[in-house]
RNA sequence: AGGAACUCUGGAGAAUCCCGCCCAGGCGGGUGCCGAAGGUGCAAAGCGCAUGCUGAAUCUCUCAGGCAAAAGGACAGAGCGGAAUUA
Numbered sequence: 001a002g003g004a005a006c007u008c009u010g011g012a013g014a015a016u017c018c019c020g021c022c023c024a025g026g027c028g029g030g031u032g033c034c035g036a037a038g039g040u041g042c043a044a045a046g047c048g049c050a051u052g053c054u055g056a057a058u059c060u061c062u063c064a065g066g067c068a069a070a071a072g073g074a075c076a077g078a079g080c081g082g083a084a085u086u087a
C1' cells in the first nucleotide's frame, strides 16, 4: 500500500400447491415457479504457431438453494478491526 474477519441496521423474487406415510410437523414423491448464499458459462482485453489458455457482473444456467411467517440472503450504510497479499 491493501482491506480479510466480526457487530448493528436495511435488504427482493417465486406454491401456506398436490399425493402418500407416520401422526401434528416431520419424512418420501409429483407438478409449477424464483435468483440475491455457494457453484457453472463468457465480453472486451491479454498470452500462444495453434481449434488452446487466462478472463467481470445483480448478466447466464438453475447443479445446489429457495417459493406464509421465522431463518437464510447478494448488496448497501455505520461501527470495530488491521488478516491474506504486494512493494
Base pairs, nucleotide, nucleotide: 001085006079007078008077009076010075015031017030018029019028020027021026022025032067033066034065038063039061041059045054046053047052
Glycine riboswitch aptamer, 87 nucleotides, folded computationally.
Its mean pLDDT, the model's own confidence on a scale to 100, is 78.